[in-house]
RNA sequence: CGGCCUAUAGCGGAGUCUGGCAUCGCACUCAGUUUCCGACUGAGAGAUCGGAGGUUCAAAUCCUCCUAGGCCGA
Numbered sequence: 001c002g003g004c005c006u007a008u009a010g011c012g013g014a015g016u017c018u019g020g021c022a023u024c025g026c027a028c029u030c031a032g033u034u035u036c037c038g039a040c041u042g043a044g045a046g047a048u049c050g051g052a053g054g055u056u057c058a059a060a061u062c063c064u065c066c067u068a069g070g071c072c073g074a
Stems, first nucleotide, its partner, number of pairs: 001073007010026003020057001028044005050066005
């Protein structure tokens, strides 16, 4: 310098191909159950999807550029 992959909640993962209410597990908060803890049950909060711009009625998803990490090549 060139090519490819990855980036989504505190942590891990799905959703992207084929645009249409951002989902699940753990963790966290509250309530129930329990003498207490744990476990279990129910409810809730939490991410505008790495950043910026563009296309579109509508973008995590498509396009462009950039950032960070990884792999390959020179």